A computed fold for a 72-nucleotide RNA from an Acidimicrobiia bacterium, annotated as transfer RNA. Model confidence (mean pLDDT): 80 of 100.
RNA sequence: GGCGGUGUAGCCGAGUGGUUCAGGCACUGGUUUGCAAAACCUGGGACACGGGUUCGAAUCCCGUCACCGCCU
Repeated sequence: GGCGGUGUAGCCGAGUGGUUCAGGCACUGGUUUGCAAAACCUGGGACACGGGUUCGAAUCCCGUCACCGCCU
C1' cells in the first nucleotide's frame, strides 16, 4: 500500500428497515435480617463519528476514525 472483518450501557452480549434496542453481571433505592451475605422487588444508563437513501435506519449506501486478520 491492497483486501476483508468488527465497533451496541461500566463489562459481556442478542438484534432480517417497523410498536418500546432482548438478556446477564455491575450500579441506585427498597423488602427481608440483630448486622451482613444471599434471595426477592424496583430504577437509571447505549447503537464509534459525519453525511446519504427511506414514510421510517442499530440495521442499507458513501466517507472518516479505532482495533483485528490476510496478502505484498
Rfam family: tRNA. The family's RNA type in Rfam is transfer RNA. Lineage of the source: Bacteria > Bacillati > Actinomycetota > Acidimicrobiia.